[in-house]
The RNA shown here (FMN riboswitch aptamer (RFN element)) has 139 nucleotides and comes from Pseudotabrizicola formosa. Rfam family: FMN riboswitch aptamer (RFN element). The family has 146 seed sequences and 6,230 matches in Rfam 15.1. Gene Ontology term of the family: FMN binding. The prediction has a mean pLDDT of 79. The model forms 100% of the base pairs in the Rfam consensus.
RNA sequence: GGGUGUUCUCAGGGCGGGGCGCAAUUCCCCACCGGCGGUAAAGCCCGCGAGCGCCUUGCGCCCCCUGUGGGGCACUUGGGUCAGCAGAUCCGGUGAAACUCCGGGGCCGACGGUAUAGUCCGGAUGAAAGAGAAUGGUC
Numbered sequence: 001g002g003g004u005g006u007u008c009u010c011a012g013g014g015c016g017g018g019g020c021g022c023a024a025u026u027c028c029c030c031a032c033c034g035g036c037g038g039u040a041a042a043g044c045c046c047g048c049g050a051g052c053g054c055c056u057u058g059c060g061c062c063c064c065c066u067g068u069g070g071g072g073c074a075c076u077u078g079g080g081u082c083a084g085c086a087g088a089u090c091c092g093g094u095g096a097a098a099c100u101c102c103g104g105g106g107c108c109g110a111c112g113g114u115a116u117a118g119u120c121c122g123g124a125u126g127a128a129a130g131a132g133a134a135u136g137g138u139c
Base pairs, nucleotide, nucleotide: 001139002138004136005135006134007133008132009131010130016030017029018028019027031119032118033109034108035048036047037046038045043107044106051085052084053082054079055078058075060073061072062071063070064069089105090104091103092102093101111122112121113120
């Protein structure tokens, strides 16, 4: 140094001003933000993660039905992209190389709550892509 076991640590930012209104950090005008790996330095190129969904285990309740069958709801166990949501970029310049840099214009952002939310509150003191440290044996 390579690959590997164990343990530990870390691992998401952002509503400020004005307007209408009984009420909006949710609407309208202006503003603000950008997880992880790859690659010429990337929210919008290729992938990954979380969330929703889907499938699934168990338990409870309810409905249909009576053939030990089917369905719904709540909680719960697991799968991990499955059938789905997972979004969004162009022009010019430099360069060997950039949808990544520089200049300019544009666009996007889970679920539940609430006056309609990327920015508030909640699940979440959670989970996790991954990053790092310690240590064991091995080549």